The RNA shown here (SAM riboswitch aptamer (S box leader)) has 104 nucleotides and comes from Rossellomorea aquimaris.
The coordinates come from a structure-prediction model, not an experiment, and the mean pLDDT is 85.
Rfam family: SAM riboswitch aptamer (S box leader). Rfam describes the family as follows. The SAM riboswitch is found upstream of a number of genes which code for proteins involved in methionine or cysteine biosynthesis in Gram-positive bacteria.
RNA sequence: UCUUAUCCAGAGUGGUGGAGGGAUCUGGCCCCGCGAAGCCCAGCAACCUACGUAAUGUAAGGUGCUAAUUCCAGCAAAAUGUGAAGUCAUUUUGGAAGAUAAGG
Numbered sequence: 001u002c003u004u005a006u007c008c009a010g011a012g013u014g015g016u017g018g019a020g021g022g023a024u025c026u027g028g029c030c031c032c033g034c035g036a037a038g039c040c041c042a043g044c045a046a047c048c049u050a051c052g053u054a055a056u057g058u059a060a061g062g063u064g065c066u067a068a069u070u071c072c073a074g075c076a077a078a079a080u081g082u083g084a085a086g087u088c089a090u091u092u093u094g095g096a097a098g099a100u101a102a103g104g
Stems, first nucleotide, its partner, number of pairs: 001104007012041001014040003020031003025074004042066003046063003049059003070097001075094007
């Protein structure tokens, strides 16, 4: 970098650390000295793997994950309402971007 699949489930009153964090940009909304990130431990079980069932599974070895739907929106279409005007709002669907896995 490409392909495919998934992204409304699940998981901490622990130790350490000491000020930021929620990917990036913009807007919003949140978390945080009642202790952020990181690290350790613990846990979860999405994909792979092993075993097993008629089926649901079991294990936790590899990767991953453990606030809020991927925190929400951004682009397009449709419906409804609204309006001088796709003007604004709401909802739904699709897309973009991103994350994770497996493969190339």